[in-house]
C1' cells in the first nucleotide's frame, strides 16, 4: 500500500557459501528496542447486584400474628403510552516519581480518561401557587450507515412488592387495684415516601381501668399436627405464609428498598497477631473441631437438572439447588424357602410309667431361584441447551419470532436385560397369676427377686431364676419419656352441694343477669337467598404415574369465619302509646314472749337485826373439808340488796336471722283478713358494698343475790391437774363501745309457676240455720304430723319437695399437710376474712346389710348364782406335770377343751432317734427274678454278756422219668429290683375324737320385698324342755336337728318251769328244796299290755297350751342310756391305722446285754389316808347286787401268828368256786390326850410271782409311830334314790390299783327365786369392730438416717424505679482551617 499480519513495498546494517571482470555479484542466515491484530492473567475507573436465596427462634403478650377492611403513601429491575436526548467544564483513581509503618494499611508531587462529577439552554401532560407568576432533565455504545437496537432524561399508567391505620380473635395469675404528664386532646411550628404527641412551644385537664388497666410470669403466631364420635384438649419439628434476629448493646451511612448475617462506626466480653507503637475476628450459611450431654451425620460430587444475579450474547458465579455418604430415625415394600417325607428317629421336656409332647418340624427324596454376591450390556432422567446453517414472517433493520436439518451438553441414580453357583449368605424380641392371647416341672423358701394395678414369695411358687412347651409381633420387639383418650374426674355438649367435697348466720341494695299483657316503626340480634374472602401444601373423594405400597400428579369437595348486596319480621332488643292480673298504695278490722323507754309486783334467795330454842347442821355411794354453845340447822317478825319472772305454757305465737316470756304505760317496724278504691311493671336475684349478728371475749363507768371458769380444801383414785362435796375471782346484770365467729342446723340460698290426697293446731272472713250461739261446710294466711305419683345411692323426702320448670346469687371438685404458712386487710387484745405449696398416702368419705362385741334394752333358760351338804386349797402319801439334773432321764397333750391323760397296769420284754457298748447290711418282715449249694429237720460241743460266730453228727423225703435228669415246696447262699424308718410336716391330708352343746338352732324351694348386699319365711302375741305347739301374718311348704322310733328300770298280764323257786301233798335230815313231786309266789326270759292331757273342773282367744283334782304301780319327757343338726377352735392326733412330698439306705433301718423312762433343792394338778367319841379297837351277829373262772376259779381238809403252802373235791358254770360283802345291829373297852386318834418313816424276819425284785414289784408279822387337832386368798361337785358314807366286781395283768369301768346297801338337807357372777337362746339398739373388744386405735421416746425448714453470714441471678456521667451517630448551631468547575 492495506482493515490488519508471518502479505507487499522499501531504507539501514551483518554476512556462510558459491561465481567473480577481485571492483563486486548473487544472497543463505540473524536481528535488539518500538508499533501491533487475535488469545490468556491481574488491577482501578464506572453500571448493576449484594435489602434476594440460606439459618436461628433469643426477644416479643404486641395491630406480632390470623381474619376481614381502609389509603394519607413509595416502589429500582419488568409491561403500555406520550415526550426528549442541544451547548459547555474542571476534575480524580489507575499509572510514574519520593516517602512513613513490623503488619494492618498509609501520606506527598507530577499527569490521565469515561455513560464518573458539574454548569448553561429547553420546559409540560409535572411539583408549587397569593393564579400573577415560579421551579426542574439528559449520556452515550455498536454500526458504512439508528427516530427504529442496547442504553440515558422527563410525565402518564399497569403488574408485583412494601409502608401505614382500623373492626374482631389471640396464656396464667387480683395472695398484682388502680396506672397515665408527652399522659389524653386543641393551636402555631418542626419532620417524613406518608396520617399522627412522630418531635416542639403554649393552653385545656384530659385518658385507661372488675368485660381486669398496670405490674408480674411464660411463649415467636398461623396454615397445620397428635388424639378425640364429636365438642374439645395438647402442641407448633419437617414443608408453607409472616414476623423477629446475626458476637452483646447503641448508631446513622449509601440506597428504589437495610438502620444491612458473610457493609460502616462506637461501646463492651472473649479469642488472635504484635517490633508493645498499634491491629485483625464474628458458622443462628455447607461441611468440620472443640464442650456440654442419654443423644444427632460427610471437611463428598455437580451446576447435567430447577431457580437466581450480572451480561446484548457465548458466558462466569452460585455448599440455593440435583445428588451421593452415615444413622432400622419413621414410613412402605421384599426375603431368609417350596413341595413329599412316620420307624411319628435322635437328643429335650413332662409322666399316671401306659405314655405324652416337640413334631413334618429334622433327616431324607424331589423343585424353584426372589434379595444378596459375580460378568457384561442398559432405556430413561434432555430438550423449551448452545453452535453452524437453510426456510418463512413482523412494511425496513444491526433486532425479535415460527419451523426444517447437522452437532453439543449427565454430577449422580439406573428400569430392565444377561454369566455363574447354589438351599447355600439372611430371625429375632417381649410375654405366659387377673386385666390380656399363651402352663408344666426343677430350684429358690418373705431368701434372692418380680411389679402398670391388684397383689406374689415364710418347702409342694402356672407370679421369683432356669428349662422345656406355648402366645403375641416380626427386621422388628420391648422399655422409658410426653401428649390425648378411657375420664360425665372441671361436666359449652355433658356433672353436683341434707348425710358422701359443696347453700355465705341473716337481710338491704349498687353494677349486672333475668323479666307480665296489646298495637304500631325499625332492623341490631334471628333466619333465607346471593356474591367476595378464606394461599399453596396437608386431611377427605375420584382418577392417573412408579411392577405393589410408600411417594407423586391432575381434577372435585371440604376449610363451621369474615366482608358486602337483597329479602323475611314469629321471638329478643330498642323507640312510641296503651293494659291490668305482677308489684306497691287506700279505707275498715285483727292476733302476736316483734322491738325501745320507764315505771310497778309477789314469790324465792341471801345478808343484817330482833324474839323463840339448844346441839348439832350440812353434804354424799360412803365420807370429810365447811358452819355451829361468840346459840348455827330450824322457826318468827322487820328491813335491806340484786338477779330472774312458777303456774298459764302447748311440735302455741312473733321475727330476715341471731333471738323474744310477769304487768301497766309511752313509742315504734312488720304480718293477716275483707273491699276491689288508686298507680300503672314501678318486678326478681344481687358481684362488690353496708347493716344486724347467740355465748365466749375486750375498753371505760357502775352493779353484784344466786350461779359460778381460774384458784384453795376435802373425796375418790394407782395417779386425779377430772366426774362428787365445801368454798370462791373474773364473769353472769346496768350503760357506752369493739369483737363479727358458733352443730349461726331444716347440716336443706332467694324468688316465681305448676303437679293426689287425709289429718291436727293457729289468724280472719264468708255460707247454712227466720234471728243468736253451737254444731257443718266453703275460703285465705301462718305452723305440724302421715302419705301417692315423682325424685334419691340409700337413709329418706313427698304442695313449707330433697318433685317438675324457669332467673339470679354462693360453693365444691380424693385424703393428710391445712384453715397451717407466707403476704394483703381488718381487730386495743383474743383474733377474723382472703389462702398455698413442698413432702405423704392408696386411700378418706356417705348410706345400708350380714355377724360378733358393748361395764346397752328387754324376755328366757342352766347346780350359773342364791338356799344347802360334802370337798379341794393346810398334813403324810399316790400318781400326772413343770422345772432341775443326768450318758440317757423317748414321744405326745398345754385355759375352759393338757396333768391318776394317749398308758386297761415300765423289773426284761414293752421300749420308741433314749444313753453305754457289741453286731449284721437284700437285711428282723413282704415279692419278683438269678448264681451255686442242701430234702425239711433235729441233736451237741466251743467262745462270748447275749446277739452271734465257729465245729461236729443224726437226717436223705414227694411227684415225673427215656434213668442222663427235670419239677414242686423248704433251707441256705451270690447278685439284682427292692425292703425297712414310732424318721420330719396333724399348717398338705384321710379317717377317728374333744368343745361349744342334748344348747335349740341351722338351712332350702317357689313366691314377695329390695338396684344390691340382703330381707321374708325364722318377726309378732301366746305356749313349751324345745323353731314344741296354737292364733296372726307376703308367704305357702319342705329338710337337717327337738321329739319319736332302740336299750335298760317302775306295775300287771300271756307262755315256759331248769341248774332258779317251794304255798299245798308226800319222803328224809341234826339241819340245809335234800329227795318224790308242783308252777302258786319269788325268780329267770321271751311276748304282750299300760300312760294318751285320755276324763272332771278352772284359766285362756272358741287355740295351743297351763293349774287343781279323779282313776292309777307310774301323770304331764315317769327314772336313767345310746342317740350330739349347720358350724367353730389352720383344737388332738403322720406314735393305732391310711396317706402326699421331703429325708435316710454298711443307718435315722436289724439286733444283743446293760442302763434309763422310777434319778430331786423346788412348783402345779387329781385323788387316797387322817386328824377322831355320830368316833376307833375287841368279840357277837344279819341284809346286796353285778360279776370273772380252764396256761383258769379253786372248796373242804392239814400247817403256819400271818402273807401263804400242801393236798384236792367240784365247775367251760341260775349248778362249783372267787364270796368274808362293809357300813348296820348287840356287847365290851377307850373319855378328849398327838391319845387304844393318825398312819408315814425305818429296822428285822418272813411269803408269792418271776430267767431275774440292787437300782425297781406286791403281800405278811414283830417292833419304830413323822406331820397332822379340820385348813389364807381362792376354788369344786351335787336338786332324790340325788348328795354323801359303806363295801363288792371286773377289765389291764406271770405279778403289782389310793387310778379306772360297774355293782349294790344305808340315805340326807336346802331352793320354788333370778338383784348379782359365769355362760347360753331370742328379739331390739349403738358401733370408726369383720383375725370381729385378747378387736380397733391416740400420743410420747435412746441412737442413727433421710428430705424440708430456720440460721450468724457468704457468694451469685433477675425485676422494677429514680438520679448523674456519657462514645459513635442524627438534626440544628458557629466558622479557627480548607476550597477545582459556578459568580
Nucleotide at each position: 500500500a492495506g482493515a490488519a499480519u508471518u502479505u507487499g513495498u522499501g531504507a539501514a546494517u551483518u554476512g556462510a557459501a558459491g561465481c567473480u571482470u577481485c571492483g563486486g555479484c548473487u544472497g543463505a542466515u540473524u536481528g535488539a528496542a518500538g508499533c501491533g491484530a487475535a488469545g490468556g492473567a491481574c488491577a482501578g475507573c464506572g453500571g448493576c447486584g449484594a435489602a434476594a436465596g440460606g439459618g436461628a427462634g433469643a426477644g416479643u403478650a404486641a395491630c406480632g400474628c390470623g381474619u376481614g377492611g381502609a389509603u394519607a403513601u413509595g416502589u429500582a429491575c419488568c409491561c403500555u403510552c406520550g415526550g426528549a436526548u442541544c451547548c459547555g467544564g474542571g476534575a480524580u483513581a489507575g499509572c510514574g516519581g519520593c516517602g512513613g509503618g513490623a503488619a494492618a494499611c498509609u501520606g506527598c508531587c507530577g499527569g490521565u480518561a469515561a455513560u464518573a462529577c458539574c454548569g448553561g439552554a429547553u420546559a409540560a401532560u409535572g411539583u408549587c401557587c397569593c393564579c400573577g407568576g415560579a421551579c426542574c432533565a439528559a449520556a452515550g455504545g455498536u454500526g458504512u450507515g439508528a427516530u427504529u437496537c442496547c442504553g440515558u432524561c422527563c410525565g402518564a399508567g399497569g403488574a408485583g412488592c412494601a409502608g401505614u391505620c382500623c373492626g374482631c380473635g389471640u396464656c396464667c395469675u387480683a395472695c398484682u387495684a388502680g396506672c397515665u404528664u408527652g399522659u389524653u386532646g386543641g393551636u402555631g411550628g418542626g419532620g417524613u415516601a406518608a396520617a399522627a404527641g412522630c418531635c416542639u412551644a403554649c393552653c385545656a385537664a384530659g385518658g385507661c381501668u372488675a368485660a381486669g388497666a398496670u405490674g408480674g410470669g411464660u411463649a415467636c403466631c398461623g396454615g397445620g399436627u397428635g388424639u378425640g364420635a364429636g365438642a374439645g384438649c395438647a402442641u407448633g419439628g419437617c414443608c408453607c405464609g409472616g414476623c423477629u434476629c446475626a458476637c452483646u448493646g447503641g448508631g446513622a451511612c449509601u440506597g428504589a428498598g437495610a438502620c444491612a448475617c458473610u457493609g460502616c462506626c462506637c461501646a463492651g466480653a472473649c479469642a488472635c497477631c504484635u517490633a508493645c507503637g498499634g491491629g485483625u475476628g464474628g458458622c443462628u450459611g455447607c461441611a468440620g473441631u472443640c464442650g456440654a450431654g442419654a443423644a444427632u451425620c460427610u471437611u463428598c460430587c455437580g451446576c447435567a437438572a430447577u431457580g437466581g444475579a450480572c451480561g446484548a450474547a457465548a458466558g462466569u458465579c452460585u455448599g440455593a439447588c440435583g445428588g451421593a455418604g452415615c444413622g432400622a430415625c419413621g414410613c412402605c415394600g421384599c426375603g431368609u424357602g417350596c413341595g413329599g417325607g412316620a420307624u411319628g428317629a435322635a437328643g429335650g421336656c413332662c409322666u399316671u410309667c401306659g405314655g405324652g409332647u416337640u413334631g413334618u418340624a429334622a433327616a431324607c427324596c424331589g423343585c424353584u431361584g426372589u434379595c444378596a454376591g459375580u460378568u457384561g450390556g442398559g432405556a430413561g432422567g434432555a430438550a423449551a441447551u448452545g453452535c453452524a446453517u437453510c426456510g418463512g414472517g413482523g412494511u425496513u433493520c444491526u433486532c425479535c419470532c415460527c419451523g426444517g436439518u447437522g452437532u453439543u451438553u449427565g454430577a449422580c441414580c439406573g428400569a430392565u436385560c444377561u454369566u455363574c453357583a447354589g438351599a447355600g449368605g439372611a430371625a429375632g424380641u417381649a410375654c405366659g397369676g387377673g386385666c390380656u392371647a399363651a402352663g408344666u416341672u426343677c430350684g429358690u423358701g418373705c431368701c434372692a427377686g418380680c411389679a402398670g394395678c391388684c397383689g406374689c414369695g415364710g418347702u409342694a411358687a402356672c407370679a421369683c431364676g432356669a428349662a422345656c412347651c406355648g402366645u403375641a409381633c416380626g427386621a422388628a420387639c420391648g422399655u422409658u419419656a410426653u401428649u390425648c383418650g378411657g375420664a360425665a374426674u372441671u361436666a359449652c355438649u355433658g356433672g353436683g352441694c341434707u348425710u358422701a367435697a359443696a347453700g355465705a348466720g341473716u337481710u338491704c341494695g349498687u353494677a349486672g343477669g333475668c323479666g307480665g299483657c296489646u298495637u304500631g316503626g325499625u332492623a341490631a340480634g334471628u333466619c333465607g337467598g346471593g356474591u367476595g374472602u378464606g394461599a399453596a401444601a396437608g386431611c377427605c373423594c375420584a382418577c392417573a404415574g412408579c411392577u405393589c405400597a410408600a411417594c407423586u400428579g391432575u381434577g372435585g369437595a371440604a376449610c363451621a369465619g369474615c366482608g358486602c348486596c337483597c329479602g323475611a319480621u314469629a321471638c329478643u332488643g330498642u323507640c312510641a302509646a296503651g293494659c291490668u292480673u305482677g308489684a306497691g298504695g287506700a279505707a275498715g278490722a285483727u292476733a302476736g314472749a316483734g322491738g325501745a323507754a320507764a315505771g310497778c309486783g309477789g314469790a324465792a334467795c341471801u345478808c343484817a337485826c330482833g324474839g323463840u330454842g339448844g346441839a348439832g347442821c350440812g353434804g354424799u355411794g360412803a365420807a370429810a373439808u365447811g358452819c355451829g354453845u361468840u346459840g348455827a340447822u330450824a322457826u318468827c317478825g322487820u328491813g335491806a340488796g340484786g338477779a330472774a319472772c312458777a303456774c298459764c305454757g302447748g311440735u302455741g305465737g312473733c321475727g330476715a336471722a341471731g333471738g323474744c316470756g310477769g304487768c301497766u304505760u309511752u313509742c315504734u317496724g312488720g304480718a293477716u283478713c275483707u273491699u276491689u278504691u288508686c298507680u300503672g311493671a314501678c318486678g326478681c336475684u344481687g358481684a362488690g358494698g353496708a347493716a344486724c349478728g347467740a355465748a365466749a371475749g375486750c375498753u371505760a363507768g357502775g352493779g353484784g343475790a344466786g350461779c359460778g371458769a381460774a384458784c384453795g380444801g376435802g373425796a375418790u383414785u394407782a395417779g386425779a391437774u377430772a366426774c362428787c362435796c365445801c368454798g370462791g375471782u373474773a364473769g353472769u346484770c346496768c350503760u357506752a363501745g369493739c369483737u363479727g365467729u358458733a352443730a349461726a342446723c331444716g347440716a336443706u340460698g332467694a324468688g316465681c309457676a305448676c303437679u293426689a290426697g287425709u289429718u291436727c293446731g293457729a289468724g280472719g272472713g264468708g255460707a247454712c240455720c227466720u234471728c243468736c250461739a253451737c254444731a257443718u261446710c266453703c275460703u285465705c294466711u301462718c305452723g305440724g304430723a302421715c302419705g301417692u305419683a315423682g325424685c334419691g345411692a340409700a337413709a329418706g323426702u313427698g304442695u313449707u319437695a330433697a318433685g317438675u320448670g324457669c332467673u339470679c346469687c354462693g360453693c365444691c371438685u380424693g385424703g393428710g399437710g391445712a384453715g397451717u404458712a407466707u403476704g394483703g386487710u381488718c381487730g386495743c387484745a383474743a383474733g377474723g376474712c382472703u389462702g398455698a405449696a413442698a413432702c405423704u398416702c392408696a386411700a378418706a368419705g356417705g348410706a345400708a346389710u350380714u355377724g360378733a362385741c358393748g361395764g346397752g334394752g328387754g324376755c328366757u333358760c342352766a347346780c350359773a348364782c342364791a338356799a344347802g351338804c360334802g370337798g379341794u386349797g393346810g398334813a403324810g402319801g399316790a400318781u400326772g406335770u413343770g422345772g432341775c439334773u443326768u450318758a440317757a432321764u423317748u414321744c405326745g397333750a398345754g385355759c375352759c377343751u393338757a396333768c391318776g391323760c394317749g398308758a386297761a397296769g415300765a423289773a426284761c420284754c414293752u421300749u420308741a432317734u433314749c444313753c453305754u457298748g457289741g453286731u449284721c447290711u437284700u437285711g428282723a418282715c413282704a415279692u419278683g427274678c438269678u448264681u451255686g449249694a442242701g430234702a425239711a429237720u433235729c441233736c451237741u460241743c466251743u467262745g462270748g454278756a447275749a446277739a452271734c460266730a465257729g465245729a461236729g453228727g443224726a437226717g436223705u423225703g414227694u411227684c415225673c422219668c427215656u434213668c442222663g435228669g427235670g419239677a414242686a415246696g423248704c433251707u441256705u447262699u451270690u447278685g439284682c429290683a427292692c425292703a425297712g424308718g414310732u424318721g420330719c410336716u396333724g399348717c398338705a391330708u384321710g379317717g377317728c375324737u374333744g368343745u361349744c352343746g342334748u344348747c335349740a338352732g341351722c338351712u332350702c324351694g317357689u313366691g314377695u320385698c329390695g338396684u344390691g348386699a340382703g330381707a321374708u319365711g325364722u318377726c309378732g302375741g301366746g305356749u313349751u324342755a324345745a323353731g314344741u305347739c296354737c292364733c296372726u301374718u307376703a308367704a305357702c311348704g319342705a329338710g337337717c336337728g327337738a321329739a319319736a322310733c332302740c336299750c335298760u328300770u317302775g306295775u300287771c298280764c300271756u307262755u315256759a318251769g331248769u341248774u332258779g323257786c317251794c304255798a299245798g301233798c308226800g319222803a328224809g335230815u341234826a339241819a340245809u328244796g335234800u329227795c318224790g313231786g308242783g308252777g302258786a309266789c319269788u325268780c329267770u326270759a321271751a311276748g304282750g299290755a299300760g300312760a294318751c292331757u285320755g276324763c272332771c273342773g278352772g284359766u285362756g282367744u272358741u287355740a295351743a297350751a297351763c293349774c287343781g283334782g279323779a282313776g292309777g304301780a307310774a301323770g304331764g319327757u315317769g327314772g336313767g342310756g345310746a342317740u350330739g343338726a349347720c358350724g367353730u377352735c389352720a383344737a388332738g392326733u403322720c406314735c393305732u391305722c391310711a396317706u402326699g412330698g421331703c429325708c435316710u439306705u454298711u443307718a435315722u433301718g436289724a439286733u444283743c446285754a446293760g442302763g434309763g423312762c422310777u434319778g430331786c433343792a423346788c412348783a402345779c394338778g387329781u385323788c387316797c389316808u387322817a386328824c377322831a367319841a355320830u368316833g376307833c379297837g375287841g368279840c357277837g351277829u344279819a341284809c346286796a347286787a353285778a360279776g370273772g373262772g380252764a396256761a383258769g376259779c379253786g372248796a373242804a381238809c392239814u400247817c403256819g401268828c400271818g402273807a401263804g403252802a400242801g393236798c384236792a373235791a367240784g365247775c367251760a358254770a341260775a349248778u362249783c368256786c372267787c364270796a368274808a360283802a362293809a357300813a348296820g345291829c348287840g356287847u365290851c373297852g377307850c373319855u378328849c390326850a398327838g391319845u387304844u386318834c393318825g398312819g408315814a418313816u425305818u429296822g428285822c424276819a418272813g411269803g408269792c410271782u418271776g430267767c431275774a425284785a440292787c437300782u425297781c414289784g406286791c403281800c405278811u408279822g414283830c417292833a419304830u409311830g413323822a406331820a397332822g387337832c379340820c385348813g389364807g386368798a381362792a376354788u369344786c361337785g351335787c336338786u332324790a334314790g340325788u348328795a354323801a358314807a359303806c363295801g363288792c366286781g371286773g377289765g389291764u395283768c406271770a405279778g403289782c390299783a389310793u387310778a379306772c369301768c360297774g355293782c349294790g346297801u344305808u340315805g340326807a338337807a336346802u331352793g320354788u327365786g333370778u338383784u348379782c357372777c359365769u355362760g347360753a337362746g331370742c328379739c331390739u339398739u349403738g358401733u370408726a369392730c369383720a383375725c370381729a373388744c385378747c378387736g380397733c386405735c391416740c400420743g410420747u421416746c435412746a441412737a442413727g438416717c433421710c428430705a424440708c425448714g430456720a440460721a450468724a453470714g457468704u457468694g451469685g441471678g433477675g425485676g422494677g424505679u429514680a438520679c448523674c456521667c456519657g462514645a459513635a451517630g442524627u438534626c440544628g448551631c458557629c466558622a479557627a482551617g480548607c476550597u477545582a468547575a459556578c459568580c
Notes
Predicted 3D model of a 1383-nucleotide RNA (small-subunit ribosomal RNA) from a metagenome. The sequence is in RNAcentral, with records from SILVA. Its Rfam family is "Bacterial small subunit ribosomal RNA". Gene Ontology terms of the family: ribosome and structural constituent of ribosome.